[in-house]
Molecule: transfer RNA
Organism: Flaviramulus sp. BrNp1-15
RNA sequence: GGAAUAGUAGCAAAGUUGGUCAAUGCGUCAGACUGAAAAUCCAAAAAUAUAGGUUCGAUUCCUAUCUGUUCCA
Numbered sequence: 001g002g003a004a005u006a007g008u009a010g011c012a013a014a015g016u017u018g019g020u021c022a023a024u025g026c027g028u029c030a031g032a033c034u035g036a037a038a039a040u041c042c043a044a045a046a047a048u049a050u051a052g053g054u055u056c057g058a059u060u061c062c063u064a065u066c067u068g069u070u071c072c073a
Stems, first nucleotide, its partner, number of pairs: 001072007010026003019056001028044001031041002049065005
C1' cells in the first nucleotide's frame, strides 16, 4: 500500500425482506427476605463507532472517515 472482517448500556452478546418496546447474561442503584451478609425474588436506569446519502421509515442498505483483528505485498 491492497483486501476481508468487526464496532450495539460499565463488560459480554443477539438482533434476515428495512417497520411496532433494541433482547439476554454479568454488573450498578433501590426495595423485599435475613440479626447481618450471601443466595433468591421484584423493580429501575443505562447502548446501535462518527458524518453524510437512499427511503414514508435505517442497528439493518450505500458512501467516506476512525478504531481493532486477520491475510496479501